This is a predicted structure of a 74-nucleotide RNA (transfer RNA) from a Patescibacteria group bacterium.
Model confidence (mean pLDDT): 80 of 100.
It matches the Rfam family "tRNA". The family's RNA type in Rfam is transfer RNA.
RNA sequence: GGGCGGCUAGCUCAGCUGGUUAGAGCGUCUCGUUUACACCGAGAAGGUCGGGAGUUCGACUCUCUCGCCGCCCA
Numbered sequence: 001g002g003g004c005g006g007c008u009a010g011c012u013c014a015g016c017u018g019g020u021u022a023g024a025g026c027g028u029c030u031c032g033u034u035u036a037c038a039c040c041g042a043g044a045a046g047g048u049c050g051g052g053a054g055u056u057c058g059a060c061u062c063u064c065u066c067g068c069c070g071c072c073c074a
C1' cells in the first nucleotide's frame, strides 16, 4: 500500500430485505424478604447505535469519508 471483519447501555452481545417505542444477559440503584448478608421477587436509572456527510417520507441498517481494533496479502 491492497483486501476482509468489527465498533450498539458500565461489561458481553442481539437487532432479519430500511418502517414507526432501540433490546437481552450480567452489573448498578431502590423496594420487598432476612436479626443481618447472600439467594430470590418487583421496579428503576443508564444509549445522540465510533465521528462527520449524503440518499430517503423514514437510517443501527444503504453510500462516501475519517478514526480505532483484529485478520490476511504484498
Stems, first nucleotide, its partner, number of pairs: 001073007010026004019057001028044005050066005